[in-house]
């Protein structure tokens, strides 16, 4: 320098052919149980879906451009 990929919640992720509420699991908290702590059960928090900018009536999704990490060529 090229190529291909990959960014969604503190961690690991899911998200269908663009429209149903942006979700699970874990961890944190908060509560039952218990002498107390593990566990285990109930709950409620938590997001600029990597930035910009376009299409569309509607974008986590689709197109441009950057950015960050991976893999390969040179």
């Nucleotide at each position: 320098g090229g190529a291909c990929u990959u960014g969604u919640a503190g961690c690991u992720c899911a998200g269908u052919u663009g429209g149903u509420c942006a979700g699970a699991g874990c961890a944190g908290c908060a509560g039952a149980c218990u002498c107390a702590u593990a566990a285990u059960c109930u709950g409620a928090a938590g997001g600029u879906c990597c930035c910009u900018g376009g299409u569309u009536c509607a974008a986590g999704c689709c197109c441009a451009g950057g950015c960050u990490g991976g893999u390969c060529c040179a």

A computed fold for a 74-nucleotide RNA from an uncultured Bacteroidaceae bacterium, annotated as transfer RNA. Its mean pLDDT, the model's own confidence on a scale to 100, is 80.